[in-house]
The prediction has a mean pLDDT of 84. Predicted 3D model of a 481-nucleotide part of an RNA (small-subunit ribosomal RNA, 3' major domain) from an uncultured bacterium.
Context: one part of a larger RNA
RNA sequence: UGACGGGGGCCCGCACAAGCGGUGGAGCAUGUGGUUUAAUUCGACGCAACGCGAAGAACCUUACCUGGGCUUGACAUCCUUCGAAUCCCGGAGAAAUUCGGGAGUGCCCUGCUUGCAGGGAGCGAAGUGACAGGUGCUGCAUGGCUGUCGUCAGCUCGUGUCGUGAGAUGUUGGGUUAAGUCCCGCAACGAGCGUAACCCUUACUCUUAGUUGCUACCAUUUAGUUGAGCACUCUAAGAGAACUGCCUUGGUUAACGAGGAGGAAGGUGGGGAUGACGUCAAGUCCUCAUGGCCCUUAUGCCCAGGGCUACACACGUGCUACAAUGGUCGAUACAGAGGGUUGCCAAACCGUGAGGUGGAGCCAAUCCCAGAAAGUCGGCCUUAGUUCGGAUUGGAGUCUGCAAUUCGACUCCAUGAAGUCGGAAUCGCUAGUAAUCGCAGAUCAGCAUGCUGCGGUGAAUACGUUCCCGGGCCUUGUACA
Numbered sequence: 001u002g003a004c005g006g007g008g009g010c011c012c013g014c015a016c017a018a019g020c021g022g023u024g025g026a027g028c029a030u031g032u033g034g035u036u037u038a039a040u041u042c043g044a045c046g047c048a049a050c051g052c053g054a055a056g057a058a059c060c061u062u063a064c065c066u067g068g069g070c071u072u073g074a075c076a077u078c079c080u081u082c083g084a085a086u087c088c089c090g091g092a093g094a095a096a097u098u099c100g101g102g103a104g105u106g107c108c109c110u111g112c113u114u115g116c117a118g119g120g121a122g123c124g125a126a127g128u129g130a131c132a133g134g135u136g137c138u139g140c141a142u143g144g145c146u147g148u149c150g151u152c153a154g155c156u157c158g159u160g161u162c163g164u165g166a167g168a169u170g171u172u173g174g175g176u177u178a179a180g181u182c183c184c185g186c187a188a189c190g191a192g193c194g195u196a197a198c199c200c201u202u203a204c205u206c207u208u209a210g211u212u213g214c215u216a217c218c219a220u221u222u223a224g225u226u227g228a229g230c231a232c233u234c235u236a237a238g239a240g241a242a243c244u245g246c247c248u249u250g251g252u253u254a255a256c257g258a259g260g261a262g263g264a265a266g267g268u269g270g271g272g273a274u275g276a277c278g279u280c281a282a283g284u285c286c287u288c289a290u291g292g293c294c295c296u297u298a299u300g301c302c303c304a305g306g307g308c309u310a311c312a313c314a315c316g317u318g319c320u321a322c323a324a325u326g327g328u329c330g331a332u333a334c335a336g337a338g339g340g341u342u343g344c345c346a347a348a349c350c351g352u353g354a355g356g357u358g359g360a361g362c363c364a365a366u367c368c369c370a371g372a373a374a375g376u377c378g379g380c381c382u383u384a385g386u387u388c389g390g391a392u393u394g395g396a397g398u399c400u401g402c403a404a405u406u407c408g409a410c411u412c413c414a415u416g417a418a419g420u421c422g423g424a425a426u427c428g429c430u431a432g433u434a435a436u437c438g439c440a441g442a443u444c445a446g447c448a449u450g451c452u453g454c455g456g457u458g459a460a461u462a463c464g465u466u467c468c469c470g471g472g473c474c475u476u477g478u479a480c481a
Base pairs, nucleotide, nucleotide: 001481002480003478004477005476007475008474009473010472011471012470013469015465016464019429020428021427022426023425026320027319028318029317030316031315032314033313034311035310042053043052064306065305066304067303068302069301070300073131077130078129079127080126081125082124083123086103087102088101089100090099091098092097107120108119109118110117111116112115133295134294136293137292138291142289143288144284145283146282147280149278154193155192156191157190158189159188160169161168162167173184174183175182199272200271201270202269204240205239206238207237208236209235210234213230214229215228218227219226243266246260247259248258249257250256322422326381327380328379329378330377331376332375338369339368340367343362344361348357349356350355388419393414394413395412396411397410398409399408435457436456437455438454439453440452441451
């Protein structure tokens, strides 16, 4: 000087408390461990691994296993020889591949005897070796990227001063703040990286603009549908607006705090992006790059089938429930944000349905996906393992795809398991939040209870900081560095 303390003081955080809803019990989905297996590819392991890499394992992916093949190789550059490329047919084979037959003689340049010679580009085949190749090892050799403490308020430097020195001071102190934020004081005076602000979005207004958007007024009509209009909504470009600016009060005349006015918004308005010096030899050599080591007729490459989907069990994360604030049947209302040409697919018709036929429109403020759902109104159910719950199983189908057996999703009929609110323990959340309800997108042929977004309905509680956990500052002790 740090680190640590079941030392002290001050302060903060859904840290506790006050509340609301869960997990832990059930069934299923998914990940992991374990076990099994020819293989169940690999990585990730307290917080910070476990719906994680994987924004999508039937083949492919795929790295694993079994079997069949190749050896200058699936891919790159160079050399030699031959052939245009390419296309078609047949045999063997699970395919990779292999054997045979046929069609085809092109493009550019030069020379001339005008159909021949030479050269070139591109592609294919054979050969030779330099080499290729490796998701093989080492993340404890590395770059890059990322997680974490933590969006916590800290981390430092120059000059000066003090100390023999390691170092200290500044950065401590009194206040204050979300903040090393600001004020005052002070052997310090300044400065940098962080904080804040600048950026995006949202909340209000104005100006400009008016189609594909909108409809107050005029006409028309089933319908903003058409004429008409751009007032309103909306869209998207520019501008304004919030700064403790004003008032009262507290405070050291300060920083700032409390209350109030006006205002769409009030004290960082809400949300996002933004992550200091560093820590964990944290994670990643399976994104990529890369040192070293290793393999080179194999640890490389091609193919078929299988596996990654196994199943006594254990754990994590979720979905659906156990019902009446509900279930079911009928009627009826209101979003936002997205996506669409290898695409989204309307009307109409067929089917109980998944879906099929069909073909209008749309490269989209125009057309389509598209019915929002909870909600509201009415009928039935009356506390039951039920008209709750839907697992499981049988049968029949639809769709995607070369192909759903291992191993897809969905539909219909039948079946109708556990489950009556969950022990110890434990998680999230402070407002348009929790809870609850649906919608869209990426990936994607197909496959979503996951993920990322979007809106609808919309709470309760916070006395307070004694305690648990994590963190910041000062101080103290130390057989620690």